[in-house]
Context: one part of a larger RNA
Molecule: large-subunit ribosomal RNA, domain II
Organism: Candidatus Dormibacteria bacterium
RNA sequence: GCCGGCGAGUUACUUCAGUGUCGCGAGGUUAAGGGGGUUACACCCGGAGCCGUAGCGAAAGCGAGUCUUAACAGGGCGUUGCCCGCGCAAGCGGGAUAGUAGUGGCACUGAGUAGACCCGAAACCGGGUGACCUAACCUUGGUCAGGUUGAAGCGCGGGUAAUACCGCGUGGAGGACCGAACCGACUUCGGUUGAAAACGGAGCGGAUGAACUGAGGUUAGCGGUGAAACGCCAAUCGAACCCGGAUAUAGCUGGUUCUCCCCGAAAUGCAUUUAGGUGCAGCGUCGUGACUGGUGUGCCGCAGGUAGAGCACUGAAUGGGCUAGGGGCGAUCACCUCGUUACCAAACCCAAUCAAACUCCGAAUGGCGGUCACAUAUCGCACGGCAGUGAGACAGUGGGGGCUAAGCUUCAUUGUCGAGAGGGAAACAGCCCAGACCAACGGCUAAGGUCCCUAAAUACAGACUAAGUGGCAAAGGAUGUCAUUUUGCACAGACAACCAGGAGGUUGGCUUAGAGGCAGCCACCCUUUAAAGAGUUCGUAAUAGAUCACUGGUCGAGUGAGAUGGCGCCGACAAUGAUCGGGGCUCAAGUCUGUUACCGAAGCCUUGGAGCACGCAGCGAAAGCUGUGGGUUGGUAGGGGAGCGUUCUGUUUGCAGUGAAGCUCGACCGUGAGGACGGGUGGAGCGGACAGAAGUGAGAAUGUCGGC
Numbered sequence: 001g002c003c004g005g006c007g008a009g010u011u012a013c014u015u016c017a018g019u020g021u022c023g024c025g026a027g028g029u030u031a032a033g034g035g036g037g038u039u040a041c042a043c044c045c046g047g048a049g050c051c052g053u054a055g056c057g058a059a060a061g062c063g064a065g066u067c068u069u070a071a072c073a074g075g076g077c078g079u080u081g082c083c084c085g086c087g088c089a090a091g092c093g094g095g096a097u098a099g100u101a102g103u104g105g106c107a108c109u110g111a112g113u114a115g116a117c118c119c120g121a122a123a124c125c126g127g128g129u130g131a132c133c134u135a136a137c138c139u140u141g142g143u144c145a146g147g148u149u150g151a152a153g154c155g156c157g158g159g160u161a162a163u164a165c166c167g168c169g170u171g172g173a174g175g176a177c178c179g180a181a182c183c184g185a186c187u188u189c190g191g192u193u194g195a196a197a198a199c200g201g202a203g204c205g206g207a208u209g210a211a212c213u214g215a216g217g218u219u220a221g222c223g224g225u226g227a228a229a230c231g232c233c234a235a236u237c238g239a240a241c242c243c244g245g246a247u248a249u250a251g252c253u254g255g256u257u258c259u260c261c262c263c264g265a266a267a268u269g270c271a272u273u274u275a276g277g278u279g280c281a282g283c284g285u286c287g288u289g290a291c292u293g294g295u296g297u298g299c300c301g302c303a304g305g306u307a308g309a310g311c312a313c314u315g316a317a318u319g320g321g322c323u324a325g326g327g328g329c330g331a332u333c334a335c336c337u338c339g340u341u342a343c344c345a346a347a348c349c350c351a352a353u354c355a356a357a358c359u360c361c362g363a364a365u366g367g368c369g370g371u372c373a374c375a376u377a378u379c380g381c382a383c384g385g386c387a388g389u390g391a392g393a394c395a396g397u398g399g400g401g402g403c404u405a406a407g408c409u410u411c412a413u414u415g416u417c418g419a420g421a422g423g424g425a426a427a428c429a430g431c432c433c434a435g436a437c438c439a440a441c442g443g444c445u446a447a448g449g450u451c452c453c454u455a456a457a458u459a460c461a462g463a464c465u466a467a468g469u470g471g472c473a474a475a476g477g478a479u480g481u482c483a484u485u486u487u488g489c490a491c492a493g494a495c496a497a498c499c500a501g502g503a504g505g506u507u508g509g510c511u512u513a514g515a516g517g518c519a520g521c522c523a524c525c526c527u528u529u530a531a532a533g534a535g536u537u538c539g540u541a542a543u544a545g546a547u548c549a550c551u552g553g554u555c556g557a558g559u560g561a562g563a564u565g566g567c568g569c570c571g572a573c574a575a576u577g578a579u580c581g582g583g584g585c586u587c588a589a590g591u592c593u594g595u596u597a598c599c600g601a602a603g604c605c606u607u608g609g610a611g612c613a614c615g616c617a618g619c620g621a622a623a624g625c626u627g628u629g630g631g632u633u634g635g636u637a638g639g640g641g642a643g644c645g646u647u648c649u650g651u652u653u654g655c656a657g658u659g660a661a662g663c664u665c666g667a668c669c670g671u672g673a674g675g676a677c678g679g680g681u682g683g684a685g686c687g688g689a690c691a692g693a694a695g696u697g698a699g700a701a702u703g704u705c706g707g708c
Stems, first nucleotide, its partner, number of pairs: 001708006011114003015111010027051003033045003036041001055062002065077004080098001082095005117255002120252001124245006135219009144209001146178003149174001153170006182206003186203005221237001223233003258643006268281005282389002284386006293379001294376005299370004308361001309359002314355003318351004323345001325344002327341005392417010422433003437609004442605003448599003451583003457596001459595006470585001476570002480567010497554005503527003508522003533548001537546002610633003614629006644697001646694010662681005668675002
């Protein structure tokens, strides 16, 4: 890992609530206990008690009333209705019937209390077992090849007044030295499903000592021991192990087993030692009930201060005018005072602006109410049973936060996903189209498409693009190109090119070393002319020189300057090999406009079939059955309904050695869980119907046991 077996909402309760059903009913019911008996009972006693029949009050208590209170006032909570007669009414009298309805059992659905759907902690507590591992200590033993060094002391000699001191011997000290056994474990290599749950190889440290070691003994978990590492206390240690409390607890994770039918959520609000939990509400489902409601559109009425706009208020803010006040300067100067001002500037005036917390104004949508009409067709409301949800996601729109960042965050609103399959977007929960009951080798369409891959136009008409733009991107830039438009010049000859002229006063004045059109400053006149600036650019030290404006000629028809729009160009840099999904595409297979046809989905239609609720008709006492009509049938959590199968029990009815169960093969039946039938195998039990009871259904739980 696979296969097979086992494996999770159970049981109890004098508890509570609801639903269904049955008994009795103004009553219902027994408990303990007892009796009988065929030892199992749907028997008989037993009325204690409980619930109901009356409420109100804290209570005493009173009672169809009561409590509050001074109150016969009000108010609170209670007190059956119907018919007849009288009465204005309140109420009074009479009548009949319905009743006022409970209680006990059973079943189911929930709640509560219990282990309470199953498995799962780390832990806590109690009682015991451990020092054969290891830590320390006690008692008693054992072990340490060989080599080296040479302390004290002593002897002799020297030496001294005597010591001291020196030398030579002797001697054999040391947590001394080197190094085996022994003890240890510093480095590295290997090993890492190992040879080994700590080892092997090569080196390494200690090796007469605080050394190593045998045997016996002592210390115990709220503890011991520790040259101290939270180390060690039997491969276990920040508190050992075993058994027990014990199915500890787990707002957490995982798992939770057959089928079909109907409906179908939520990821929000408030609160929470609350935030991944829970309570109430919201949203789902089922039942009951009552009125008739609900929703949409139109119509009528009402509220409002958003978008926009505005500056009348509150503030912000620019320029100008006017003008208090302040500053500067001047006059007079002791002060006062006066003049002036390219300074600052309140208020006021003019012009032009800004605002979520400004408004003289002010929509559209949306909201509320009404009624009629139309549409929808139970969708609305109340009460009760049972839930789940309370992590949401993206997209469009309106806002806040952020960087007018985020597949960001937080509100509002709508949609989709969630819980939604199908078609499109190459692929792609949240985008576009569209909501899948089943079947069909029928048809029509949506989004999107129609050259090939690939179903359908190499369709039609007109235009644009040359960039493979299309098939990523901005500010900005540019005689790209098309269309529209404004304006200048032009056959009295424009634009471009070529030929010629482009002069004189004058080198204008100033400045300057110089300044002669051309460093700079000022002025920018006059003359001759077809025309020619006191000079457009280059140039010189300054001149010179070249050139332009301007004019004539040659030539002979358009030529300049703007504006707007369409499609393109540049701007344009990323990491494995590129690419629009690919091939490939240029009067297109690109883009824009118009037109026709076709393709295209589980949409719609057609044909057949099934389920569900409702309406109508027929039959029937009813339950229900049959026919028919339009409607309807995606679905997670979840609610409701109907069934299949397994084991056992009761009643009943059957099968079986002429072959039961089980296994196996087969083209049968049922919407399904499943059920027949026939063959083979097998060799002794097994079905149907009705009712009852459950150890009742397996693919998942790092499930569990076994096999391979």